[in-house]
The prediction has a mean pLDDT of 75. This is a predicted structure of a 166-nucleotide RNA (Lysine riboswitch aptamer).
RNA sequence: GCAACUGGUAGAGGAGCGGUGACAUGAGUAGCGCGGAAAACGCCCGGAAAGGCGCGCGCGAAAGGGGAAACCGCCGAAAUGUCGUUUUCAUUUCCGGGGAAACGGCGUUGGGCCGCGACAGAAGAUGCCGCGGACUGUCACAGAAAUGUGGAGCGCUAUCGUUGGC
Numbered sequence: 001g002c003a004a005c006u007g008g009u010a011g012a013g014g015a016g017c018g019g020u021g022a023c024a025u026g027a028g029u030a031g032c033g034c035g036g037a038a039a040a041c042g043c044c045c046g047g048a049a050a051g052g053c054g055c056g057c058g059c060g061a062a063a064g065g066g067g068a069a070a071c072c073g074c075c076g077a078a079a080u081g082u083c084g085u086u087u088u089c090a091u092u093u094c095c096g097g098g099g100a101a102a103c104g105g106c107g108u109u110g111g112g113c114c115g116c117g118a119c120a121g122a123a124g125a126u127g128c129c130g131c132g133g134a135c136u137g138u139c140a141c142a143g144a145a146a147u148g149u150g151g152a153g154c155g156c157u158a159u160c161g162u163u164g165g166c
Stems, first nucleotide, its partner, number of pairs: 002164004007160005014075001016074005023066001031059005041054004045096006078109012110136002113133005119127002138151005
């Protein structure tokens, strides 16, 4: 000096990631009070049963989702798909299906931005997935350079250690 050890430590990417968060939305909705109506019909996730509601006036939320400034924690930061377990939500009970959260297994994504489509969503917010676009960090290859092509974070840079060969 080179190689290996998914080895240890530190670090970089930038409109970078996450948390808290005023506030807006949700919504003049749900709910509550008073009055009315109460036959049929419709609604309360689907089926059965019970129960309630539908109109007018008054009062009037919350959760999930989003989130300025600032602060805090960070650089697989984190996000997400799927499967499983547990908990939880809906007027009540039974059956079926669904939403949400936590944990675990197996996957996907280097990063943010813009456009289109699909899905979730109350939503034109937002998220996610797919496709397309330019940009950006990094490494490899080519090149004198400008630059081009390709790869993926199981990466890259620095340093230390161990092992092996020269």
Its Rfam family is "Lysine riboswitch aptamer". Rfam describes the family as follows. Riboswitches are metabolite binding domains within certain messenger RNAs that serve as precision sensors for their corresponding targets.